[in-house]
This is a predicted structure of a 423-nucleotide RNA (Bacterial RNase P class A) from a Phycisphaerales bacterium. Lineage of the source: Bacteria > Pseudomonadati > Planctomycetota > Phycisphaerae > Phycisphaerales. Model confidence (mean pLDDT): 77 of 100. RNAcentral holds the sequence, with entries from ENA.
RNA sequence: CAAGCGCGGCACGCGGCCGCGUUCUCCGUGCAUCGCGCGCGGGGAAUGAGGAAAGUCCGAGCACGGCAGGACACGGUGGUGGGUAACGCCCACCCGCGGGAAAGCUCCCCGCGAGGGACAGUGCCACAGAGAACAGACCGCCGAUGGCCCGCGAGGGCGCAGGCAAGGGUGAAACGGUGGGGUAAGAGCCCACCGCCCCGCCGGUGACGGCGGGGGCACGGCAAACCCCACCGCGUGCAAGGUCGAACAGCGUUCGCUCGAGCCCUGUCCGGGCGAUGAACGCGGGUAGACCGCUCGAGCCUCUCGGCAACGGGGGGCCCAGAGAAAUGGCCGCGGCCAACCGGAAGGUCCGCCCCGCCCCCGUCAAGAACGGGCGGAAACCACCGGCCGGCACAGAACUCGGCUUAUCGCCGCGCGAGCGAA
Numbered sequence: 001c002a003a004g005c006g007c008g009g010c011a012c013g014c015g016g017c018c019g020c021g022u023u024c025u026c027c028g029u030g031c032a033u034c035g036c037g038c039g040c041g042g043g044g045a046a047u048g049a050g051g052a053a054a055g056u057c058c059g060a061g062c063a064c065g066g067c068a069g070g071a072c073a074c075g076g077u078g079g080u081g082g083g084u085a086a087c088g089c090c091c092a093c094c095c096g097c098g099g100g101a102a103a104g105c106u107c108c109c110c111g112c113g114a115g116g117g118a119c120a121g122u123g124c125c126a127c128a129g130a131g132a133a134c135a136g137a138c139c140g141c142c143g144a145u146g147g148c149c150c151g152c153g154a155g156g157g158c159g160c161a162g163g164c165a166a167g168g169g170u171g172a173a174a175c176g177g178u179g180g181g182g183u184a185a186g187a188g189c190c191c192a193c194c195g196c197c198c199c200g201c202c203g204g205u206g207a208c209g210g211c212g213g214g215g216g217c218a219c220g221g222c223a224a225a226c227c228c229c230a231c232c233g234c235g236u237g238c239a240a241g242g243u244c245g246a247a248c249a250g251c252g253u254u255c256g257c258u259c260g261a262g263c264c265c266u267g268u269c270c271g272g273g274c275g276a277u278g279a280a281c282g283c284g285g286g287u288a289g290a291c292c293g294c295u296c297g298a299g300c301c302u303c304u305c306g307g308c309a310a311c312g313g314g315g316g317g318c319c320c321a322g323a324g325a326a327a328u329g330g331c332c333g334c335g336g337c338c339a340a341c342c343g344g345a346a347g348g349u350c351c352g353c354c355c356c357g358c359c360c361c362c363g364u365c366a367a368g369a370a371c372g373g374g375c376g377g378a379a380a381c382c383a384c385c386g387g388c389c390g391g392c393a394c395a396g397a398a399c400u401c402g403g404c405u406u407a408u409c410g411c412c413g414c415g416c417g418a419g420c421g422a423a
Stems, first nucleotide, its partner, number of pairs: 001419001004416007012335007020048012050394001054405002057403005062237004074233005079093005094115001095113006116228002121226002123222003138168002140164003145161002147158004176194006195217001196215008241292004250283006262274004299318008336392003341387004347382002349378007
């Protein structure tokens, strides 16, 4: 200097022109129930995506429907303690496994664990293998004892009965491990250590750990098989749900058709005009549509206190899209960043000489040496300057939050760090 790993952060910037959504406002114009409001066109101001807005996997808020209580069924979760509105999330710790620096252990760093129960019951353990659960003689070892044979005898031989789980072999797994004693050969048969089980004491909120004593050891694995235990769990989602509510056709009822219903001038009276292919009401339809829900919220920023941390308390500040299948974009200029390559210079780095001098040494001086300073030099890497070519991701709010997962060119900070490197 740095691949990689862990934790945290950023997500190109500024300016100009053109354009889009939302809100407010102004002007023009049309309608109108005529100081409300609506449509169209134009001007101005403010504001306009994310770390994942994504997948819709988990947990909630909110809304409507359901619901006495209990049991069953079904689904989920599963070490301990804490955090939280809640969670299958997060933090810390415990246990087990794996990786990292010198062979092992401990410690340290990193990662992983569907981490309750296998004496409640049922079931399964492929292939291979002789044998897969209260097992097993395939190869093998022995053959003390009994048998057979040889020998006068001491004894020798055979491997028939039989003994053996030590060795080989199979397997994911073979009924504790290593060493010694013991034996015919063997075996917890006996002993030491390790492991395991039981009991007690101590520490810890706890998971669990430590110590002591006892027991030769009985108890294989699988619950991501059924199952058992503990805890949790109603259904549907903003197209939830609420408020308002047309028009046309068509149909119905009533009134009316020159003896005039009703409408207009016109708020009233008078007057005038229109008027039968008529008028009013209802159905059509709580439909189309409009508005609310809707964005101020378990909110964001900052300081401080408590806590190992997740997180919590307090103070101060801020308002941050809310529109519909739905906008946030394009071009130009300047700047920034990136991989490779080329050149420059010499800041980090390194070397030589000189100065200073903590310290060390010494009787004293001299010599030596870290840091610092000066002069000269080296050029691999990093930083810096210039050039060249190309590039600057993933993606897109749709009721709202908390998580998880997945996608992502690259950059920055801290920690660990294989390895590389001029002189």